[in-house]
The part of an RNA shown here (small-subunit ribosomal RNA, 5' domain) has 526 nucleotides and comes from an uncultured bacterium. The full RNA is in RNAcentral, with records from ENA, Greengenes and SILVA. Its mean pLDDT, the model's own confidence on a scale to 100, is 85.
Context: one part of a larger RNA
RNA sequence: GACGAACGCUGGCGGCGCGCUUAACACAUGCAAGUCGAACGGGGCUCUUUCGGGGGUCCAGUGGCGAACGGGUGCGUAACACGUGAGCAACCUGCCUGUUGGUGGGGGAUAACCCAGGGAAACUUGGGCUAAUACCGCAUACGCUCCGUCUCCCGAUUGGGGGGUGGAGGAAAGGUGCUGCAAGGCACUGCCGGUAGAGGGGCUCGCGGCGUAUCAGCUAGAUGGUGGGGUAACGGCCUACCAUGGCGAUGACGCGUAGCCGAUCUGAGAGGAUGAUCGGCCACAUUGGGACUGAGAUACGGCCCAGACUCCUACGGGAGGCAGCAGUGGGGAAUCUUGCGCAAUGGGCGAAAGCCUGACACAGCGACGCCGCGUGCGGGAGGAAGCUCUUCGGGGUGUAAACCGCUGUCAGGGGGGAAGAACGGUCCGGGGAGGAAAUGCCUUGGAUUUGACGGUACCUCCAAAGGAAGCACCGGCUAACUCUGUGCCAGCAGCCGCGGUAAUACAGAGGGUGCGAGCGUUGUUC
Numbered sequence: 001g002a003c004g005a006a007c008g009c010u011g012g013c014g015g016c017g018c019g020c021u022u023a024a025c026a027c028a029u030g031c032a033a034g035u036c037g038a039a040c041g042g043g044g045c046u047c048u049u050u051c052g053g054g055g056g057u058c059c060a061g062u063g064g065c066g067a068a069c070g071g072g073u074g075c076g077u078a079a080c081a082c083g084u085g086a087g088c089a090a091c092c093u094g095c096c097u098g099u100u101g102g103u104g105g106g107g108g109a110u111a112a113c114c115c116a117g118g119g120a121a122a123c124u125u126g127g128g129c130u131a132a133u134a135c136c137g138c139a140u141a142c143g144c145u146c147c148g149u150c151u152c153c154c155g156a157u158u159g160g161g162g163g164g165u166g167g168a169g170g171a172a173a174g175g176u177g178c179u180g181c182a183a184g185g186c187a188c189u190g191c192c193g194g195u196a197g198a199g200g201g202g203c204u205c206g207c208g209g210c211g212u213a214u215c216a217g218c219u220a221g222a223u224g225g226u227g228g229g230g231u232a233a234c235g236g237c238c239u240a241c242c243a244u245g246g247c248g249a250u251g252a253c254g255c256g257u258a259g260c261c262g263a264u265c266u267g268a269g270a271g272g273a274u275g276a277u278c279g280g281c282c283a284c285a286u287u288g289g290g291a292c293u294g295a296g297a298u299a300c301g302g303c304c305c306a307g308a309c310u311c312c313u314a315c316g317g318g319a320g321g322c323a324g325c326a327g328u329g330g331g332g333a334a335u336c337u338u339g340c341g342c343a344a345u346g347g348g349c350g351a352a353a354g355c356c357u358g359a360c361a362c363a364g365c366g367a368c369g370c371c372g373c374g375u376g377c378g379g380g381a382g383g384a385a386g387c388u389c390u391u392c393g394g395g396g397u398g399u400a401a402a403c404c405g406c407u408g409u410c411a412g413g414g415g416g417g418a419a420g421a422a423c424g425g426u427c428c429g430g431g432g433a434g435g436a437a438a439u440g441c442c443u444u445g446g447a448u449u450u451g452a453c454g455g456u457a458c459c460u461c462c463a464a465a466g467g468a469a470g471c472a473c474c475g476g477c478u479a480a481c482u483c484u485g486u487g488c489c490a491g492c493a494g495c496c497g498c499g500g501u502a503a504u505a506c507a508g509a510g511g512g513u514g515c516g517a518g519c520g521u522u523g524u525u526c
Stems, first nucleotide, its partner, number of pairs: 001525003005522005012373006018366002020331001025329003029326003034065003039062002042059007072284003082208007091201003096197008104138001106136002113128006144169011174189006210256003217247003222244008259281004263274004286307005309320004337363001339362001341360001345359001346357004376406004386397004410467001412462005420453001424449009470515005475496003481510005491498002
């Protein structure tokens, strides 16, 4: 000097930050991931009806997308985990963007629902009906994949890229709106096959960052090869066989400790220490193991098994996982509200309106930190009182107070009152491409509507010096001295050291010094 600090005394206001460093201990309660009726069938309520039907809304269900993001924690990990720089001729990629070619024709089910059962419950069994952008064949195949063949270009090991040709294989789904008597047409949005991109991920390698040698040898899938398997992909990744290799004082192996980095603190720098908040990466989600689904999984608020723990039970069997946000107990020197809102930003779904969002934005608590402001300003005596010292003359506190004049920051009261809001919606218009037209699409103008914070910030008026100062120190280091009490006692102390009857060092007082809404102490680090 610094701090995520704590403790003691004290404490006026505001802004911006920060706030379980310990038990990755256990958790009551609420909330934290849904959404889509423009994929689909049904049920309830309701409006309307030409009684055929149509519209709205709610409810579960099938289906799609999301739930792998966002949020938390630092257990494990000394490792390609991280940082940095390269590589993949060994790879994957939903949504998005550009581009290209398609979207034909069929089938069988099933939940919901109804009926009948089982169970205390969680839940579950059988029978029957039904829809789809759910599921399954068939057709088609510009690209695509595999096999063969011709050819061109190139190379960095197995080869890579382009063009042609023969064979085999492999797709799809519709919905909404407008126009029209209809057939159809148009628009938007989906769906399928390629290709390119963007962004994201997987894998490999060089280098780098810790303590211990009172750890010196370590290793059997171990090191390499061949065949096979597996993966998106290389690879002992796995397996059978074969060989006997591989690592190590440039520290293998073991043990201990630890998430890594951008950065942070300190320092002139080199360096040292740290890795809270914020950002990137990694790991984990009660402990251990496992796979499923999916473009993608450590799958925190998914599934299965085992263990510990808690709860329910009709004893047969079930339910649960705050290292999400609040909050509780416990541990601890120590760390907050069971708040308001989706108004903004961002995310998920949706054509949209919109819904969801403890992400986020705000508010609350805490001098925990940094910064700013105030607690008044001017005048006022050789100078009140009190207190204190005294050589008893006087000195100090001290312009300090009183008293006079003035101002009005903050706090208090009254009035006004934002920006953060632009989208989107509704109404009224203008322009453009396309189309037979209309809807729709692109673009643009005006009006109106949307604020948790919050009647907050800010502005203004009123009154009034009124409500707002403490803490440590004063022997030397080190700025600041006297009196009284005590008498090696009581005590002080960072070091040196003070105290045994004149103590500037203990305690109190007066005075002084230093900082100041703080001041000291303790701890850690440079």